[in-house]
RNA sequence: UCUCAUCAAGAGAGGUGGAGGGAAACGGCCCGAUGAAACCCGACAACCCUCCUGCAAUGAUGCAGGGAAAGGGUGCCAAUUCCGGCGGAGUUUUUCCGCGAGAUGAGG
Repeated sequence: UCUCAUCAAGAGAGGUGGAGGGAAACGGCCCGAUGAAACCCGACAACCCUCCUGCAAUGAUGCAGGGAAAGGGUGCCAAUUCCGGCGGAGUUUUUCCGCGAGAUGAGG
């Protein structure tokens, strides 16, 4: 950098730590000494590995959907991806759809 999938759910009144944080810039709006970031533990989830089931195959193995969550690789644990952009429908407002941007995972 490209492709594909997902993004309205879920997750501690623990320990260390001390002022910042919500990825970056800008603008909002928020969180924070009833303690931020970070680290540890724990949890959540189920994308990949793994395991179970079904089908095909003598078999190795492959495929599909479903399920599990003990172990491994990531991720994640305020607010819709906290809100912002573009187009369309509708239009007082609310709202819906698509695209873009971003995040995460799996491949190239």